[in-house]
Predicted 3D model of RNase P RNA and transfer RNA as a complex of 480 nucleotides. Model confidence (mean pLDDT): 77 of 100. Rfam match: Bacterial RNase P class A. By type it is a ribozyme.
RNA sequence: GCGGAUGGCCGGACGGCCGCGGGGGUGCAAACCCUCGAGGAAAGUCCGGACUCCAUGAAGCAAGGGUGCCGGGUAACGCCCGGCCGGGGAAACCCGAGGGAAAGCGCCACAGAGAAGAGACAGCCCCGUUUCGACGGGGUGAUGGUGAAACGGUGGGGCAAGAGCCCACCGCGGGACUGGCAACAGGACCGGCACGGCAAGCCCCACCCGGAGCAAUGCCGAAUAGGGGCCUCGCGCGGAAAGGUCCGGCCAGUGGUCGCAAGGCCGGUCGGAGACCUCCGCAGGGACGCUUCAGCCCAGAGGCCCGGGUUGGCAGCUAAAGCCCGUCGGCAACGGCGGGACGAGAGGAAUGGCCGUCCAGGGGGCAACCCCGGACAGAAUCCGGCUUACAGGCCAUCCGCGCAU
RNA sequence: CGGGCCGUAGCGCAGCCUGGUUAGCGCGUCCGUCUGGGGGGCGGGAGGUCGUGAGUUCGAAUCUCACCGGCCCGA
Numbered sequence: 001g002c003g004g005a006u007g008g009c010c011g012g013a014c015g016g017c018c019g020c021g022g023g024g025g026u027g028c029a030a031a032c033c034c035u036c037g038a039g040g041a042a043a044g045u046c047c048g049g050a051c052u053c054c055a056u057g058a059a060g061c062a063a064g065g066g067u068g069c070c071g072g073g074u075a076a077c078g079c080c081c082g083g084c085c086g087g088g089g090a091a092a093c094c095c096g097a098g099g100g101a102a103a104g105c106g107c108c109a110c111a112g113a114g115a116a117g118a119g120a121c122a123g124c125c126c127c128g129u130u131u132c133g134a135c136g137g138g139g140u141g142a143u144g145g146u147g148a149a150a151c152g153g154u155g156g157g158g159c160a161a162g163a164g165c166c167c168a169c170c171g172c173g174g175g176a177c178u179g180g181c182a183a184c185a186g187g188a189c190c191g192g193c194a195c196g197g198c199a200a201g202c203c204c205c206a207c208c209c210g211g212a213g214c215a216a217u218g219c220c221g222a223a224u225a226g227g228g229g230c231c232u233c234g235c236g237c238g239g240a241a242a243g244g245u246c247c248g249g250c251c252a253g254u255g256g257u258c259g260c261a262a263g264g265c266c267g268g269u270c271g272g273a274g275a276c277c278u279c280c281g282c283a284g285g286g287a288c289g290c291u292u293c294a295g296c297c298c299a300g301a302g303g304c305c306c307g308g309g310u311u312g313g314c315a316g317c318u319a320a321a322g323c324c325c326g327u328c329g330g331c332a333a334c335g336g337c338g339g340g341a342c343g344a345g346a347g348g349a350a351u352g353g354c355c356g357u358c359c360a361g362g363g364g365g366c367a368a369c370c371c372c373g374g375a376c377a378g379a380a381u382c383c384g385g386c387u388u389a390c391a392g393g394c395c396a397u398c399c400g401c402g403c404a405u
Numbered sequence: 406c407g408g409g410c411c412g413u414a415g416c417g418c419a420g421c422c423u424g425g426u427u428a429g430c431g432c433g434u435c436c437g438u439c440u441g442g443g444g445g446g447c448g449g450g451a452g453g454u455c456g457u458g459a460g461u462u463c464g465a466a467u468c469u470c471a472c473c474g475g476c477c478c479g480a
């Protein structure tokens, strides 16, 4: 210098004028002043949470859904980091939905003889017949052909021809032992080969998961008729008498209250009743997958669906498992400690426009200079990820080649 | 803002769950024929990136993932 790989960052800057939204201040008001105001993806809504409500709570099972090599990180994850295995590349490096096919079921079209404990179409070999063309019976998975895939591969021995039939090596299966937390790696020795593929087909194994979503939800105001329909189960038994209640006796008849008055009620005390209220116990019932336990309720309780009205305000609302710097631990993701700065939060929705100087880019020109012109996109409860879109530029590390020293 | 569903011929739909040989049906359209002509009947034909791109598989409209477009619902 050229080509390549990986990680990270920026993605216009400054000034002036006008305008828009939130908050604060001054002012009777009009108005004025101060301050803050999009992103790395705010996007897709694909995962994981926070938060709120619903199901009375807890446990177990079932159903349904998801994840899937191993270890670690994290609030959690399908994310991230490190490793293992397989594949690609000359290398840096990249890619992998990467558990189980000897638990079971299912499928493998067309072609082909045969497609999963298979199969003689051609060929080869043996025997028999023969009209010498061939035919019949048997052996053979070595060769051909078909296919995505043909039931270990190569070489040798062997055989009528052949074949793990036998042998060597390779592959495959099991495997003492060794290393590693583990995935896994190595492997003495044994087995003659038994075990094709598909689980992003059903399924098995391990682990995880209740549902809904800020248009959740709470409060105020307004409005209205608290509307209509359907379903399920119910209104039981026994006891007590402290209290309420009721009945009777006695006391007080002062005080309060109602009444023209009488008198009633409110008071104290003793005894009784048990209809009702209350209390206790039992049985039965109620909850929308089932079971058990606890709790609640019992006269109405519970469940489902449809409709009418209002469509105003406040809260939820933004400081958050957040960001930056230093240091310590760790290979790393990340974590501990210390310090610091920033601060959109709405109402159907503000964040914009113009001018000037510069910066990066493109085009023209020998040049001075002139013209064009700024990627993708835009908050709406918040956070951690993933995915997708993105003109151009910058930085760091690494690999290969060439040249120079 | 949040949630659900759909995309196959000009139009309306099957097929997808359980992958297979050339993707079907109706209307429309084209040609021929019957008629003097139209309508209608009969016969025949054409017309498909299965929304797009990857992946799994021997093989994808169908299974999986990502993206694009459309429809519906919720205070």
Base pairs, nucleotide, nucleotide: 001401002400003399004398005397006396007395008394009393010392012358013357014356015355016354017353018352020037021036022035023034024033025032026031039376043387044386046385047384048383049382050381051213052212053211054210056294057293058292059291060290061289064209065208066207067206068205069083070082071081072080073079084098085096086095087094088093099204100203104202105201106198107197108196121144122143123140124139125138126137127136128135129134152170153169154168155167156166157165171193172191173190174189177186178185179184217315218314219313220312227306228305229304230303231302232301233300236282237281238280239279240278243277244276245273246272247271248270249269250268251267255266256265257264258263284298285297286296323340324339325338326337327336328335329334359374361372362371363370364369406479407478408477409476410475411474412473415432416431417430418429425463434450435449436448437447438446439445456472457471458470459469460468